[in-house]
RNA sequence: CGGGAUGUAGCUCAGUCCGGUUAGAGUGCACGUCUGGGGGGCGUGAGGCCGAUGGUUCGAAUCCAUUCAUCCCGACCA
Repeated sequence: CGGGAUGUAGCUCAGUCCGGUUAGAGUGCACGUCUGGGGGGCGUGAGGCCGAUGGUUCGAAUCCAUUCAUCCCGACCA
């Protein structure tokens, strides 16, 4: 330098291809409860402007363009 993949809650990941009430799960966290306590079970709750910017559309996590970060492959130099 060229090509590709990934980016969504603290963490691990669905949802994207096929646009449509309020964006989800597990785990973790907080509170309550069961237990004499620990461990563990159950319930409730908080937590994400979907990497960023712009565009298309009545409507975008989802489509398009640019860009950033990480990773992989290749080329180049040594």
The RNA shown here (transfer RNA) has 78 nucleotides and comes from a Bacteroidia bacterium. Its Rfam family is "tRNA". It is annotated as a transfer RNA. About the family: Transfer RNA (tRNA) molecules are approximately 80 nucleotides in length. Lineage of the source: Bacteria > Pseudomonadati > Bacteroidota > Bacteroidia. The coordinates come from a structure-prediction model, not an experiment, and the mean pLDDT is 82.